[in-house]
A computed fold for a 73-nucleotide RNA from Candidatus Iainarchaeum sp., annotated as transfer RNA.
Model confidence (mean pLDDT): 81 of 100.
It matches the Rfam family "tRNA". By type it is a transfer RNA.
It was read from a public genome assembly.
RNA sequence: AGCCCCAUCGUCUAGUGGCUAAGGAUACAGGUUUCUGGGACCUGUGACCCCAGUUCGAAUCUGGGUGGGGCUA
Numbered sequence: 001a002g003c004c005c006c007a008u009c010g011u012c013u014a015g016u017g018g019c020u021a022a023g024g025a026u027a028c029a030g031g032u033u034u035c036u037g038g039g040a041c042c043u044g045u046g047a048c049c050c051c052a053g054u055u056c057g058a059a060u061c062u063g064g065g066u067g068g069g070g071c072u073a
Stems, first nucleotide, its partner, number of pairs: 001072007010026004018056001027045007049065005
C1' cells in the first nucleotide's frame, strides 16, 4: 500500500427492513428466603462506533470515516 472480516447494555451475545417501548445471560443495586455466607426467586439499572445516503420506515441496505483483527507484498 491493496484486499477480506468485525464493531449492539460494564462483559458475552440474539436480532439480516415494520412482528421489537432493541431480547437473553452475566454483572451491579434493592427485596424475599437463610443463624451468616453462598445458592434460589422477584424487581430495577443499563447498549445499536461516527457522518451522510436509499426507503413511508434502517441496529439491519449503500458510501465514506474511525477503531480492532487477518491475508498478501